RNA sequence: GAGUGCAUAGCUCAGUGGACAAGAGCACAUGGCUACGAACCAUGCGGUCGGGGGUUCGACUCCCUCUGCGCUCA
Numbered sequence: 001g002a003g004u005g006c007a008u009a010g011c012u013c014a015g016u017g018g019a020c021a022a023g024a025g026c027a028c029a030u031g032g033c034u035a036c037g038a039a040c041c042a043u044g045c046g047g048u049c050g051g052g053g054g055u056u057c058g059a060c061u062c063c064c065u066c067u068g069c070g071c072u073c074a
Stems, first nucleotide, its partner, number of pairs: 001073007010026004018057001028044005050066005
């Protein structure tokens, strides 16, 4: 330099054009349980879906660009 993939909660990921408003597990907080913890149960907290622009009635999802990271080729 060329090609290609990824970027969603503190972490690991799902979601691949419409829905109730973006979800799960772990972590965290509160309560229950316990002699105290762990485990377990209940509830809760947490996101401008990497930035910008475009397409569309409608975008996390499609297109362009930028940034970061990975892989392949030269």
Molecule: transfer RNA
Organism: Chloroparvula japonica